This is a predicted structure of a 71-nucleotide RNA (transfer RNA) from Caldibacillus debilis GB1.
């Protein structure tokens, strides 16, 4: 330089155009003599910009980043 895949809570994964879901972690509460464990609750995310559409995590384009291959 060329081609391909991927980018979503702190982390690991869902969501095939219609209010972004869960696990784990974090915080608070309950439980216990304390810890651990268990139960309840809360906060927390679509890489950036544009386009299509009544409506975009989803489709298209560009940029950025990560990974793989070729040279």
């Nucleotide at each position: 330089g060329c081609g391909g895949a991927c980018g979503u809570a702190g982390u690991u994964u869902a969501a095939u155009g219609g209010u972004a879901a869960a696990a784990u972690g974090u915080u608070g509460g309950c439980u216990u003599g304390c810890c651990a464990g268990g139960c309840c609750a809360a906060a927390g995310a679509c890489a950036a910009g544009g386009g299509u559409u009544c409506g975009a995590c989803u489709c298209c384009c560009u940029u950025c980043g990560u990974c793989c291959g070729c040279a």

Taxonomically the source falls in Caldibacillus debilis (Bacteria, Bacillati, Caryophanales, Caldibacillus). The sequence is in RNAcentral, with records from ENA and Rfam. It matches the Rfam family "tRNA". Its family is annotated with triplet codon-amino acid adaptor activity in the Gene Ontology.